[in-house]
Molecule: FMN riboswitch aptamer (RFN element)
Organism: Flintibacter hominis
RNA sequence: CAAUGUCUUCAGGGCGGGGUGAAACUCCCCACUGGCGGUAAAGUCCGCGACCGAAUGUGGCAGCACAUUCGCUGACCCGGUGGAACUCCGGGACCAACGGUCACAGUCCGGAUGGAAGAAGAUGUGU
Numbered sequence: 001c002a003a004u005g006u007c008u009u010c011a012g013g014g015c016g017g018g019g020u021g022a023a024a025c026u027c028c029c030c031a032c033u034g035g036c037g038g039u040a041a042a043g044u045c046c047g048c049g050a051c052c053g054a055a056u057g058u059g060g061c062a063g064c065a066c067a068u069u070c071g072c073u074g075a076c077c078c079g080g081u082g083g084a085a086c087u088c089c090g091g092g093a094c095c096a097a098c099g100g101u102c103a104c105a106g107u108c109c110g111g112a113u114g115g116a117a118g119a120a121g122a123u124g125u126g127u
Base pairs, nucleotide, nucleotide: 001126003125004124005123006122007121008120009119010118016030017029018028019027031107032106033096034095035048036047037046038045043094044093052071053070054069055068056067057066058065059064076092077091078090079089080088098110099109100108
């Protein structure tokens, strides 16, 4: 120090005010939040994770669990600076799984004391 094995730890934020109503943190007005890697610093670019679905395999009497692969997977423009920015600065927009609920949820409750992109560290192999 290229590469690589094992283990450990960590790894998602946000409803405050007003209105209507029998009832709303769910509707309306204002407000608030933004996972990971890449790249000129990004919720909206590229890639990934999460959620959801399918196939195959393994285990199980079964419900199902795990693994792999595939599918699905939201939303941005204008001006300025600059060598370079859909990332910075200024302005105006937009988006946010599934199940639940006296009433429709990005912000409440739940699966989840879960899983995970990945980050950091320890230790070994190796040139």